[in-house]
RNA sequence: CUUAUCCAGAGAGGUGGAGGGCGACGGCCCUGUGAAGCCCGGCAACCGGUCCCGCUUAGACGGACACGGUGCCAAUGCCGUCCUCCGCAACGGCGGGGGAACGAUAAG
Repeated sequence: CUUAUCCAGAGAGGUGGAGGGCGACGGCCCUGUGAAGCCCGGCAACCGGUCCCGCUUAGACGGACACGGUGCCAAUGCCGUCCUCCGCAACGGCGGGGGAACGAUAAG
C1' cells in the first nucleotide's frame, strides 16, 4: 500500500496492586464487591493443516475439526469530533440514517 472484517462470542480461577476504556479534545463509563500487566482458562475461525459432500482431471466454492500461526475475551472500534440526508426545535441545539477519515485485526 491492497483486500476482507469490525452492534455475535469468550472465567464468580491464580498473581498483581491503581488504574483502565489506542492518541488529542469533549462526553460517558469500568475499577478496591479489586484496574493494567502476567499465568491458567476460554471465544472465534482470518491463514496453514487434516478430513468430508458435489464435481469427478484439477482446483475453486461449501462443510467439519481446532492440530499449527495470529487475533480476541465490559459497553457498535463505548459515543462524538469531518461531509451529507430526515425529523424536531429554534439559533445554543436535540434525535435518527448514510458516508468519509482515523484506528484495530487478518491475509497478501

This is a predicted structure of a 108-nucleotide RNA (SAM riboswitch aptamer (S box leader)) from a soil metagenome. It matches the Rfam family "SAM riboswitch aptamer (S box leader)". Rfam links the family to the GO term regulation of gene expression. Its mean pLDDT, the model's own confidence on a scale to 100, is 80.